[in-house]
Context: one part of a larger RNA
Molecule: small-subunit ribosomal RNA, central domain
Organism: uncultured Acidobacteriota bacterium
């Protein structure tokens, strides 16, 4: 290469726009590049197959036939692909009316808790642990009452809720601003899917300047434990954790499950919108669950939100270890990221 695979064995890109390319509904009418048929001509000879002839056989060797599966002209076919025209609405998107939502982005507000000051009441403990001990208090704390400073986080509401492309998003209001949904069925007329490079976005932890620091708490210090105890358990605490703007770009970035379509028994909750009929049910779209069937699957088990059955496209696997190392490269301010061997082992 054929071939086979990627939910748990190796394998789905962390997630989006979106270049090239790849694939792409339906009528009709041309064209004739792929395609199909038929003719010519080429396809050198050996070589290889059949057939037959020579050497006593055979090997060798001579002839003929096949084969050379190709290219090129030529005259034709128009189904199906392209291409060219012109149509359709069903794909896909506009449009009008709607309701839902912790989508985003600023900016301003609430209270309730911790700490801390300041004040007033109070007396001798308070804290913490399995048990203590560092620690804290007679200089007046722990309790409790008023004041006041700040700084993050938003009980209840909360939900097996809902949103968003993924990361992710929860006090409360205003401004801006993205997305899906449903009803109409008015418009355009295939505009589509996918998507190597590319460019955007990514928790948390880290980085750089500048602010901010209330709680909490890597490292760091003490007190225990203990054979030790560079830990877990307690007292204490810097980075950090929050803002601003600017990197870094990783995760069990998990449904370990890539994206689009399309078809395939059923039961049942749940959130949002519509219709009729009328207050209690039915109906239909659309999204999230739970359950069992054909059906798949090594097996647990998926099972209209499939890991069924099919189609198009892209990622990406091919024995364990060595190693996600080393070398080069590209990227990063730096830690480092992304690409990613081999030798020897087993």
């Nucleotide at each position: 290469u054929u071939g086979g695979g990627c939910g748990u064995a190796a394998a789905g890109g962390g997630c989006g726009c979106g270049u090239a390319g790849g694939c792409g509904g339906u009528g009709c009418g041309g064209u004739a590049a792929g395609u199909c048929a038929c003719c010519u001509g080429u396809g050198a000879a050996a070589c290889c197959u059949c057939u037959g002839g020579g050497c006593u056989u055979a090997a060798c060797u001579c002839a003929g036939a096949g084969c050379c599966u190709g290219c090129a002209g030529g005259c034709g076919a128009a189904a199906c692909u392209g291409c060219c025209g012109u149509g359709c609405u069903g794909g896909a998107g506009u449009g009008u009316g709607g309701g839902a939502g912790a989508g985003g982005u600023g900016c301003g507000u609430g209270g309730a808790a911790u700490u801390c000051c300041c004040g007033g009441u109070g007396u001798a403990g308070c804290g913490g642990u399995g048990a203590a001990a560092u620690g804290c208090g007679u200089a007046g704390a722990u309790a409790u009452c008023g004041g006041g400073a700040g700084g993050a986080a938003c009980a209840c509401c909360u939900g097996u809720g809902g949103c968003g492309a993924a990361a992710g998003c929860g006090g409360c209001g205003c401004a801006c601003u993205g997305g899906a949904c449903c009803a109409c069925a008015a418009c355009u007329g295939a505009c589509g899917c996918u998507g190597a490079g590319g460019c955007a976005c990514g928790a948390a932890a880290g980085c750089g300047u500048g602010g901010g620091g209330a709680g909490c708490a890597a490292a760091c210090a003490g007190g225990a434990u203990u054979a030790g105890a560079u830990a877990c358990c307690c007292u204490g605490g810097u980075a950090g954790u929050c803002c601003a703007c600017g990197c870094c770009c990783u995760a069990a970035a998990c449904g370990a499950u890539g994206a689009u379509c399309a078809c395939u028994c059923g039961a049942u909750g749940u959130g949002u919108g519509c219709g009729a009929u009328a207050c209690a049910c039915u109906g239909u779209a659309c999204g999230c669950g739970u359950c069992c069937g054909a059906g798949c699957g090594a097996a647990a088990g998926c099972a209209u939100u499939a890991a069924g059955u099919g189609a198009u496209c892209c990622a990406c696997c091919u024995g364990g270890g060595g190693a996600g190392u080393a070398c080069g490269g590209c990227c990063a301010c730096a830690a480092g990221g992304c690409u990613g061997a081999a030798a020897c082992u087993c």